[in-house]
Molecule: Bacterial RNase P class A
Organism: Ilumatobacteraceae bacterium
RNA sequence: UGAGUCGGCCGGGUGGCCGCGGCACGAACGGCAACGCUCGUGUCGAGGAAAGUCGGGACUCCACGGAGCAGAGCGCUGGCGAGAGCCAGGGGGGGGCGACCUCACGGACAGUGCAACAGAGAGAAACCGCCGAUGGCCGGGCAACCGGAUCAGGCAAGGGUGAAACGGUGCGGUAAGAGCGCACCAGCGGCCGGAGCGAUCCGGUCGGCUCGGCAAACCCCGUUCGGAGCAAGGUCGAGCAGAGGGCACGGGCGGCUCGUCCGCCCCGGGCAACCGGGGCACCCUCGGGUAGGCCGCACAGAUGGAUGGCCAUCCCGGUCGGGAAACCGACCGGACAGAAUCCCGCUUACAGGCCGACUCACCGU
Repeated sequence: UGAGUCGGCCGGGUGGCCGCGGCACGAACGGCAACGCUCGUGUCGAGGAAAGUCGGGACUCCACGGAGCAGAGCGCUGGCGAGAGCCAGGGGGGGGCGACCUCACGGACAGUGCAACAGAGAGAAACCGCCGAUGGCCGGGCAACCGGAUCAGGCAAGGGUGAAACGGUGCGGUAAGAGCGCACCAGCGGCCGGAGCGAUCCGGUCGGCUCGGCAAACCCCGUUCGGAGCAAGGUCGAGCAGAGGGCACGGGCGGCUCGUCCGCCCCGGGCAACCGGGGCACCCUCGGGUAGGCCGCACAGAUGGAUGGCCAUCCCGGUCGGGAAACCGACCGGACAGAAUCCCGCUUACAGGCCGACUCACCGU
C1' cells in the first nucleotide's frame, strides 16, 4: 500500500418558513359550573431495529389438597443471570493459506419406523462370481483313490449398483474364503498414570470388540412449565328492561288575600255534583350492568393512531466539465424502516461512515 476477519459505535448537522400531536399558561366565544371550542406563547415529540411477535419477565384476572397424563421449551463444561440468554472453555465439521467461521453438541446394543433413483440386498444380503473339501451323481480302478459336472451345500476375495453395502494394508491359512490367525494402522470399550474445577486432552496397556446411517422421524432419558392476556383488569355509568315506593293535607300561572288550571283506564257508592280504592303515564329510590367516559398509561403516547414537508447551507458518495495542480462549478443520490402496557433477549432488514484488535500478500528500511 492492497485484500480481508472479528468486535464496538453512528446512521445526517445547523438555520428559516409552513404544518401535526401531548402538556402548561393566556385571550375570545358558549356554559350556573365542571368543561368544550378557536387562537396565541412556551415546552416536549420514534428506532437500532420501534419490525417478526419467536423465548422469557413485570403487571392483571381466573383456578389451586397432592400426584399424574397430555402438550410445549431446553439438552457438552464452568461462571453470571429470573431466563431458553451472555461470556469463557472443550469437542465435531466434506469452510478458509490465515485472522477466523460454523454446529437443534443427551441416547441408534429399549422399541417402532425411514432411506428418492439404482441395486440381488439399505441390515445381518448373494446378481455376476469363487469353491464344491463333505454328502449324493457320472466315468475309471480289485481297492485306497483319481478325474468330471455342479444337485445339495460352503464363501464373501474380486466385479457391479449406490450418498452409504457389514474396518484398511500385508503375510499366513483354506476346497474356496473370511479377524479365521498374526503384524501395523483406524475406531470402540475396559484398566492404569499424568494435566485440568470440569467438559476433555496426553501417554501406556489389555480385549478381535469392528451388528453401518437418520432422533430439525416417532420415541427413550434428564430438566423446566397451572390457564388467559392491556380487547388483561378496575371504576363511574346513560337508555331500554326489572324490583320497591308515591299518585293531591300537593303544585303551576295570573293577580294580590282572590281567580284559574292539573291527562287517561278500571272497580265500588251516589239522581247528580262528587266520594273511596286500584293501575297506566309521571316522579323518587334500588341492584346488576350495556353504550360511553375515566383509570391502568409512562418526562412521546393515542379516539384507527401526531412525530411531516419545503428552502438555504454544510457533510458523505458518484458522474460530468474546467484546471498543470491545489481546487472550483453543475447534476444526481443518502438506506432499512415507523412506537401503542412496560422491560430483557433472540431473529430478520439496512445506503453510507467512524474506531479498535488481528490475518495474509507485496514493497521499503